[in-house]
Order: sequence, then structure tokens, then C1' cells
RNA sequence: UAAACUUUUUUAGCGCCUGCCCCGCAUAAUUUGCGGGCAACGAGGUGGGAGGUUAUCGAAAUUAUCGGCGGAUGCCUCUCCGUUCCCCUCUUUGGGAAUGUUACGACUCCGGCAAAUACAAGGGGUAACCCUUGGGACAAAUUCGGAAGCCACAAAGAGU
Repeated sequence: UAAACUUUUUUAGCGCCUGCCCCGCAUAAUUUGCGGGCAACGAGGUGGGAGGUUAUCGAAAUUAUCGGCGGAUGCCUCUCCGUUCCCCUCUUUGGGAAUGUUACGACUCCGGCAAAUACAAGGGGUAACCCUUGGGACAAAUUCGGAAGCCACAAAGAGU
């Protein structure tokens, strides 16, 4: 320095369940009771504070990823801090635009990245259903990388 293993903590597209739905048992019962199951698949996303708000993107399915509650890194406004850009260059002050420590932006072009589902194998449960492993596939965005050109100022001092 690299890899593997173990333990602990953290984990928020995250957690929860009084509805609906499904299963089991009891019940004469389609009722009722008890118990159980299901209830979002990843990508992206956090400077501090206040307020507002049904908080981005696609995948699968088309029998529920329904419905509800809480939370939340989204967006909008205000504000504080930082960063970048705007003058021929540097520094300072003021102003403007954007941005968040990988810290301007918009447009065009090129390129990159998923998991579930499904399939295969194994395991748990009476069942509903759940868990693990494997090799692959496929996406969008305000995401990431690259290329060319483009956009926006004043003053003072110093330099060329």
C1' cells in the first nucleotide's frame, strides 16, 4: 500500500399501520373474534437560520407501488457564510449572476452509470408470504465526464 474476514455504530425515497386486501384458526355463517401476511424497485439529492409547499427522476406492474400517518437532503421567498465568473492582469471596495466545499451558467454535440421484476438455484412458513445466492438485460432526470463556441462591470491602487 492492497485485499479478505469479524465486531460495533451510522444509515431517511426512509420508518410506521387503526383502513382496504390476502392467509390461518375458532364459529352454522359470506358474520364475529383472535393471530399472521402485504403495504415503493432503484437513480439522484444536505453550508447555517426563518417562513411556505400534496418534495425530483424514471423502472416494474395493470390485482394494491391501494389508502393513511410521521419524517425527509426537493422547490419558492428572505437572510447570513463560503466559492466561481463578470475590467488586459493582480489586489481591494461596491454591484450583478450563479453556485455549495469536486462550490458560474444556459445552449449544442459526444459519452457513462441502476435495482426490483423476470430467469436459475437454495432455504423458512400449514398458508398468505418471506429470505439468500447467481449470471445477465433494460431507464430517466435538474445526474456524472468531455468538446467547441457563447453570456454578464464600475471605482481605486499596482503591473505589463
A computed fold for a 160-nucleotide RNA, annotated as glmS glucosamine-6-phosphate activated ribozyme aptamer.
It matches the Rfam family "glmS glucosamine-6-phosphate activated ribozyme aptamer". From the family's description: This entry contains a glucosamine-6-phosphate activated ribozyme that is found in the mRNA for GlmS. GlmS is an enzyme that uses fructose-6-phosphate and glutamine to generate glucosamine-6-phosphate.
It was read from a public genome assembly, where an Rfam model found it.
Its mean pLDDT, the model's own confidence on a scale to 100, is 77.